RNAcentral holds the sequence, with entries from SILVA. A computed fold for a 1420-nucleotide RNA from a metagenome, annotated as small-subunit ribosomal RNA. Its Rfam family is "Bacterial small subunit ribosomal RNA". Rfam links the family to the GO terms structural constituent of ribosome and ribosome.

RNA sequence: GUUGAUCCUGCGGGAGGACACUGCUAGUGGGGUCCGAUUUAGACAUGCAAGUCUGGUAGCAAUACCGGCAGAAGGCUCAGUAACACGUCAAUAAUCUGACCUAAGGUAGAAGAUAACUUCGGGAAACUGAGGGUAAUAUUCUAUAGGAGAAAGAUACUGGAAUGUUUUUUCUCCAAAGCUUCGGCGCCUUGGGGUGAGUUGGCGGCAGAUUAGCUUGAUGGUGGUGCAAUGGACCACCAUGGCUCAGAUCUGUAAGGGGAAUGAGAGUUCGAGCCCUGAGAGGGACACUGAGAUAAGGGUCCCAGCCCUACGGGGUGCAGCAGUUACGAAACCUCCACAAUGCACGCAAGUGUGAUGGGGGGACCCCACGUGCUUAUCCUUGCGGGUAAGCUUUUGCUAAGUUUAUAAUGCUUAGAGAAUAAGUGGUGGGCAAGAACGGUGCCAGCCGCCGCGGUAACACCGACGCCACGAGUGGUGUCCACGUUUAUUGGGCCUACAGCAUCCGUAGCCGGUUUAUUAAGUUUUUGGUGAAAUUCGGUGGCUUAACUAUCGAGCGCGCCAAAAAUACUGGUAAACUAGAGACUGGGAGGAGCUGAGAGUAUUCCGGGGGGAGCGGUGAAAUGUUUUAAUCCUCGGAGGACUACCCGUGGCGAAGGCGCUCAGCUAGAACAGGUCUGACGGUGAGGGAUGAAAGCUAGGGGAGCAAUGCGGAUUAGAUACCCGCGUAGUCCUAGCCGUAAACGCUGCCUGCUUGGUGCGGUGCGUUCCUUGAGAAUGUGCGGUGCCGUAGCGAAGGUGUUAAGCAGGCCGCCUGGGGAGUACGGUCGCAAGGCUGAAACUUAAAGGAAUAGGCGGGGGGUCACUACAAGGGGUGGAUGCUGCGGUUUAAUUGGAAUAGACGCCCGAAACCUUACCAACGGCGACAGCAGGAUGAAGGUCCGUCUAAAUGGCGUACUCGACACGCUGAGAGGUGGUGCAUGGCCGCCGUCAGCUCGUGCCGCGAGGUGUUCUGUUAAGUCAGAGAACGAGCGAGACCUGUGCUCCUAGUUGCUAGCUUUUUCUUCGGAGGAGGCGCACACCAGGAGGACUGCUUGCGUAAGCAAGAGGAAGGUGCAGGCAACGGUAGGUCAGUAUGCCCUGAAUCCGUUGGGCUACACGCGGCAUACAUCGGUUAAAGCAACGGGUUGCGACUCCGAAAGGAGAAGCUAAUCCCUUAAACUUAAUCAUGUCUGAAUUGAAGGCUGCAACCCGCCUUCAUGAAAGCGAAAUCCCUAGUAAUUGCGUUUUAGCAUAGCGCAGUGAAUAUGUCACUGACCCUUGCACUCACUGCCCGUCAAUCCAUCCGAGUUGGGUUUGGAUGAGGCUCCUGUGAAGGAUUCGAAUCCAGGCUUGGCGAGGCGGGAUAAGUCGACACAAGGUA
Repeated sequence: GUUGAUCCUGCGGGAGGACACUGCUAGUGGGGUCCGAUUUAGACAUGCAAGUCUGGUAGCAAUACCGGCAGAAGGCUCAGUAACACGUCAAUAAUCUGACCUAAGGUAGAAGAUAACUUCGGGAAACUGAGGGUAAUAUUCUAUAGGAGAAAGAUACUGGAAUGUUUUUUCUCCAAAGCUUCGGCGCCUUGGGGUGAGUUGGCGGCAGAUUAGCUUGAUGGUGGUGCAAUGGACCACCAUGGCUCAGAUCUGUAAGGGGAAUGAGAGUUCGAGCCCUGAGAGGGACACUGAGAUAAGGGUCCCAGCCCUACGGGGUGCAGCAGUUACGAAACCUCCACAAUGCACGCAAGUGUGAUGGGGGGACCCCACGUGCUUAUCCUUGCGGGUAAGCUUUUGCUAAGUUUAUAAUGCUUAGAGAAUAAGUGGUGGGCAAGAACGGUGCCAGCCGCCGCGGUAACACCGACGCCACGAGUGGUGUCCACGUUUAUUGGGCCUACAGCAUCCGUAGCCGGUUUAUUAAGUUUUUGGUGAAAUUCGGUGGCUUAACUAUCGAGCGCGCCAAAAAUACUGGUAAACUAGAGACUGGGAGGAGCUGAGAGUAUUCCGGGGGGAGCGGUGAAAUGUUUUAAUCCUCGGAGGACUACCCGUGGCGAAGGCGCUCAGCUAGAACAGGUCUGACGGUGAGGGAUGAAAGCUAGGGGAGCAAUGCGGAUUAGAUACCCGCGUAGUCCUAGCCGUAAACGCUGCCUGCUUGGUGCGGUGCGUUCCUUGAGAAUGUGCGGUGCCGUAGCGAAGGUGUUAAGCAGGCCGCCUGGGGAGUACGGUCGCAAGGCUGAAACUUAAAGGAAUAGGCGGGGGGUCACUACAAGGGGUGGAUGCUGCGGUUUAAUUGGAAUAGACGCCCGAAACCUUACCAACGGCGACAGCAGGAUGAAGGUCCGUCUAAAUGGCGUACUCGACACGCUGAGAGGUGGUGCAUGGCCGCCGUCAGCUCGUGCCGCGAGGUGUUCUGUUAAGUCAGAGAACGAGCGAGACCUGUGCUCCUAGUUGCUAGCUUUUUCUUCGGAGGAGGCGCACACCAGGAGGACUGCUUGCGUAAGCAAGAGGAAGGUGCAGGCAACGGUAGGUCAGUAUGCCCUGAAUCCGUUGGGCUACACGCGGCAUACAUCGGUUAAAGCAACGGGUUGCGACUCCGAAAGGAGAAGCUAAUCCCUUAAACUUAAUCAUGUCUGAAUUGAAGGCUGCAACCCGCCUUCAUGAAAGCGAAAUCCCUAGUAAUUGCGUUUUAGCAUAGCGCAGUGAAUAUGUCACUGACCCUUGCACUCACUGCCCGUCAAUCCAUCCGAGUUGGGUUUGGAUGAGGCUCCUGUGAAGGAUUCGAAUCCAGGCUUGGCGAGGCGGGAUAAGUCGACACAAGGUA
């Protein structure tokens, strides 16, 4: 590090130590240790690594030869070997031993050769032949000794055991060497010792069973051969044995140990270097010599290499020291010396020694030291830094002496001089150190793991700072630890990986009570051994340390031997009854097998009746039926099955078992307490049983029904639905051997609180209807539910344990690949059992939590839901917005609902951000320029379409200055995914939380749930909760009723004055009194389920009364925690980035107004509920000095001229319209008004692109609108006008106002959604989710594969170098037996490489097809 979060399981990675290689870097010393082990026991040029000796001969000598000893040691390496090779303990009564030590004895007498040398030959060489000739400590003979052998006896001794030793007699065989300086050194025989070696035995230490059988000299015997010695070691004969699941044989790997690394330990891994043992010397074999070899710096032969050659023949073996080459990530000088320690030879002096001692090279390991110290001025916020001066001198440098085989080092002394000496890795987390800077922009790159990087990177690359270690520090690989992730110490198996499908039972393991005995296990004591080094402790020596010397301990947890103990385990013997078993009794049971019988239903057949459909589905069709179906009735055939009873009831080991009766068989429980006497438990292998499907053979076949055929459904439908229908299902005999064969829980035994059922069987009590009765209590043994403690990650389990313990078996060790491949085995086949690896991956998984979701469930709600209705949109024309297209530009934003008469509440210029053209602008700093006159001003000229702009002359003025580099102003330039603020929608919703307490390991839960109720988490009752907050409500505004107060600009009933008209009835205007009624605007009241009835615990609901208003009165405002990376950087603000003389500023003109087309919102219509004309009547909200403008005149009108009043309850805008009345109009019209022409008006610098209005003329589409879709529940919809906002001008827009004024519902959750509870989930970016498989593409590693090409091993055969032995032979040589390298032929087994092609597997941001799984995933 798996999750939104949690607890587990589980693995991945990191942190420690060790070893090898490697990057960067590097001052010294000491001391110690190491350096071609890892790959190639590959091949080697050159030099050296084993000689020595007064014994002898020759020679002046060097030296050569004969002879003696040594060369079997030392040194190197680890290929082979799974073995008595090694370790350890024993045995040798089965053996040998040169040189050495010791004891005894001896050393007498003879002889013939042969190297060297010389002469002559052969050969290229290596080498070799013949003649002559000489010596010895070389060789031979004789003597003596003691010894050895054979045969036959005898006595004693040792010992665990005589085949031993001792001893007697006879026979046979066998010794010696000299030299001398006269000191000695040698030689021979025998005994003893020591050293070294051979052989044998016990025990110990490795992987595979996908290796289960192996073996013919094999196992043993007798007799021989051979050996130092036992032995099938070998031979002849005889017998048939021997080894093995406690792992033989085979295969793979490997030198073994002391020890090393690591670890708390137990362990695990390693065994290079040092020591012990073994083995080997290019591969293989063989003997000789010798005390000792099967000897590689000796020999012979074969094979594979290499070298020389005169082609005839010869030579050679660095896994000794240096060195070369190849290989590789990987390892030094062709050095010095025998001075020291050893070894060989020698009497010795000595000689030799690539053993060894030293030096050189190597960042091999360990240890120790250093790279400086102090101070003033200066710089710095500080820490600190730099310069200068002073101090010190380890190390380094120089010089002298000493040390050393030489040299180096070391030691002593002197001199100069801070001089000669710091890096590596890291800096997001784990993990110490940047919440910093620049660059880059999913690029380049980093990253053990998690993960960084897509324009503000603490993670890349740099610089600076910081951290760790430090002459080192990082990386890669391997091992141990971490890992209790192999669990003996010390794990698990219901659901995470894991209990065999079940039982029986062999080996094994484990096993009740008592006594006696034994002493195998066990325990104690003693003796021997367990090399040194290594490890630990003490002491000492190098200045310390590392290192080393010495002493001690420890280690090797062992083995051998002896003596004791007897609790436990084991053995033996005897006994017991509590385990187990046997016996008897009456009951229970779908236990098994066999036979007989019964029953309903389906189907078919036949007879009769009947007469048009039946059948089937969501709806249909296929099918069936006038050849008579379906339906009713009677009869028959045949097969399968066994309703009700039937029950978390019974039986069985499990699978499984259900009509009745009979027979046979088996098991369990209870009761009795007679018998046996531990007879038991588990159980690797093994055996038996084992659903369904399937297979073989023969029957049977009614119904059902894989495959199949039709019909539907569908985009398709190899499915789901329907109609047919074959295997099969049934029986007999055999096979298969598997299932979610599940309680996902192995079997047995004991112990540990309870409650309540069901069924079996006893005992006690009570009752009665006296029965195979009922009730109740209590045992035993089954089977369920709930639950205590405990356990558990939780879910849960809980005397039927998943608790506490014991015994035995099976199984597991991240996910995938894979239960696959190969091999074996079983099977007729299908397939079963056993069962990997390469490769890939950081998770996969369990339980529970909160959400979200469901074509899950329950409850509740809403005209942006339906239903019941009303009116629209979608069709036409126009307006307007958007897309698209076009354009120099058609500026930009907004995109389902929640963009589109939206930003824009009004684009002719302006606005304006867009396009074309022209022009302008740089604070500040530095550089260059400037009193030889900068910038500016005025007049004139000129350029230009124009301009405030550029240039020039003249005058004026007097200090600045864009020419350059930086840096700014400005930016409607970018980023709304960097932001603030504001807003839309969820939401006309009723939710969202907190404190304390309680529950849970925890996430979290409870409260907020439940029952009612409400518009509402509104309120009430219950309740481990009690309270509180934000929302809801309350509140604010308007409106509706009443009262009070106040009457101007409002009102005018009544009274009064005046005037006009008159049909004389009356009607109107104006002034005054007045404030009654309206109206206006201040204040109060009023409504609270208050009252009545019913229901209800209550909250509340329903109905009613009264009231202007009734249950929130009505309409608004306000509107939670949050979500949508929703919208806005173009309203303003603002981080970062960009631009910076242009993306800034200004001017003119154009554009935003384009037009094939698509979409949204509106306006007007399609007409008679209407149009036109005429007459008459009724509002409210508002606005007005840049203004509203009465009224009069002019004009046909728009409008114009003049102009009163009004800063407004006073004047003006201001005639409301629909409505009413009257007239007229009968269809593309007297509907409809678009379009176009002409003439005018208004605003404004300006009306062409591109404004509005008037009049006349023109008179298009359109006849009520498909699929679909929108709004609305009352003063609402619909309809009718009016005002206002924006404006110079422009309203079909927005915001308001009033007029007329309906229909329908009083419900529901079926559609669209919302809220609450519950349920499932593999979703959490949260169903627009997740996810599977084929196909297509690329890459990777296996597997199969006709074959092909290597290695190893083995069997048989052939040829056969060479050797031992034997025979012949004076010899040379020949022959025979046998062993036998090597080569060839024919096979077997095993293991690699390549291989056309093929199957599947794994991996890979954005391919195709479907939709299999997760929700009832839409057929569980």